A computed fold for a 71-nucleotide RNA from a Candidatus Nealsoniibacteriota bacterium, annotated as transfer RNA. NCBI's taxonomy places the organism under Bacteria, Bacteria candidate phyla, Candidatus Nealsoniibacteriota. The RNAcentral record of the sequence draws on ENA.
[in-house]
RNA sequence: GCGGGUAUAGUUUAGGGGUAAAACAUGUCCUUCCCAAGGACAGGUCACGGGUUCGAAUCCCGUUACUCGCU
Numbered sequence: 001g002c003g004g005g006u007a008u009a010g011u012u013u014a015g016g017g018g019u020a021a022a023a024c025a026u027g028u029c030c031u032u033c034c035c036a037a038g039g040a041c042a043g044g045u046c047a048c049g050g051g052u053u054c055g056a057a058u059c060c061c062g063u064u065a066c067u068c069g070c071u
Base pairs, nucleotide, nucleotide: 001070002069003068004067005066006065007064010024011023012022013021018054026042027041028040029039030038047063048062049061050060051059
């Protein structure tokens, strides 16, 4: 330099055009004499910039980071 892949909550991952979800973690409450365990509720997220579309996490282009291959 060329080509491919990945980027979603604090962490690990679903979701492939119509309100963004689960587990663990965090906070509050219940249960208990206390702890642990268990239960209920809550907060928190689409890497960035454009384009297409009535509507984009999803499709297209570019950028960034990581990663694989070629040279």